Lysine riboswitch aptamer from a bovine gut metagenome, 158 nucleotides, folded computationally.
The RNAcentral record of the sequence draws on MGnify.
Rfam family: Lysine riboswitch aptamer. Its family is annotated with lysine biosynthetic process in the Gene Ontology. Rfam's curators write: Riboswitches are metabolite binding domains within certain messenger RNAs that serve as precision sensors for their corresponding targets.
Its mean pLDDT, the model's own confidence on a scale to 100, is 81.
């Protein structure tokens, strides 16, 4: 120094089928109205939606317990580069998405609190912070103790 190997625990990621919620919402069909006013990511120029009362009645994305799969930098993030779409043309810009880089740029793990975000949303997912825990190392006679990261650590081995 290289390979290989095993551990943390509500441990991480994906997978379909149901189910709940999306929501009595969009949309259709009658009414009414045909003036005005909102609206379909901004603008043009078209087109079409709503507004009143009445049948009618969804989906996607996100969620969920059992099951399955890979697996413990599992995986999540930052940033960088590209992506098309949104009623039609034509131009284009943010978030959020989906691809690769980087991956010695940051986080050992999960849990509860905040505060931001994204999302219909009191779910669920990301970030920042704090806070007791938990697991590995190393300090220390120890100790409910102190430090410090996964690029780590155990254990075999060239």
């Nucleotide at each position: 120094u290289g390979a290989u190997u095993g551990a943390g625990g509500c441990g991480c990621g994906g997978a379909g089928a149901u189910c709940a919620u999306c929501a009595g919402u969009a949309c259709c069909c009658c009414u009414g109205g045909u003036c005005c006013g909102g609206g379909a990511c901004a603008g043009g120029c078209a087109u079409c939606c709503c507004g009143u009362g009445g049948g009618g009645g969804a989906a996607a994305g996100g969620g969920a317990a059992a099951u399955c799969c890979g697996c413990c930098g599992a995986a999540g993030g930052g940033c960088c580069g590209c992506g098309a779409a949104a009623u039609g043309c034509c131009u284009g810009a943010a978030a959020a998405c989906g691809c690769g880089g980087u991956u010695g740029c940051c986080u050992g793990g999960g849990c509860c609190g905040u505060c931001g975000g994204a999302g219909a949303a009191g779910a669920u997912c990301c970030g920042g912070c704090g806070g007791a825990c938990u697991g590995c190392c190393a300090c220390g006679g120890a100790a409910u103790g102190u430090g410090g990261a996964g690029c780590g650590c155990u254990a075999u081995u060239g």